RNA sequence: GAUUUAUAAAGAAGUGGCGAGAGAUCAGGCUCAUUAACCCACUGGCAACCCUCCGGAACGGAGAAGGUGCCAAAUCCUGGCCCGGUGAAUGGAUCAUCGGGGAAUAUAAAUG
Numbered sequence: 001g002a003u004u005u006a007u008a009a010a011g012a013a014g015u016g017g018c019g020a021g022a023g024a025u026c027a028g029g030c031u032c033a034u035u036a037a038c039c040c041a042c043u044g045g046c047a048a049c050c051c052u053c054c055g056g057a058a059c060g061g062a063g064a065a066g067g068u069g070c071c072a073a074a075u076c077c078u079g080g081c082c083c084g085g086u087g088a089a090u091g092g093a094u095c096a097u098c099g100g101g102g103a104a105u106a107u108a109a110a111u112g
Stems, first nucleotide, its partner, number of pairs: 002111007013043005021032003026079004044071003049067002051063004075104001081101008
């Protein structure tokens, strides 16, 4: 790096270092940021995917030592692809708006 499955509107700080951008990609917004963001380290914490225990079992219950993960804003919001409703006299196209489903991304476990 690939595939499959599950989850993603909850939750979670401080100190030190670095020094200009950051929030996955593209686009439009909107936020954070020299009062030092992002990122890195240490400590602390959140959570419960793996794990440990109970149970005949459950998509059940409890735990939090270990393996991850996470600790601004809903995956920050919307779009991108498909379906449907409504509106613009009718039809087509187009635009707007509403609803649903995908896709993508992130994390875990398993597999080869």
A computed fold for a 112-nucleotide RNA from Mucilaginibacter paludis, annotated as SAM riboswitch aptamer (S box leader).
The RNAcentral record of the sequence draws on Rfam and Ribocentre.
NCBI's taxonomy places the organism under Bacteria, Pseudomonadati, Sphingobacteriia, Sphingobacteriaceae, Mucilaginibacter.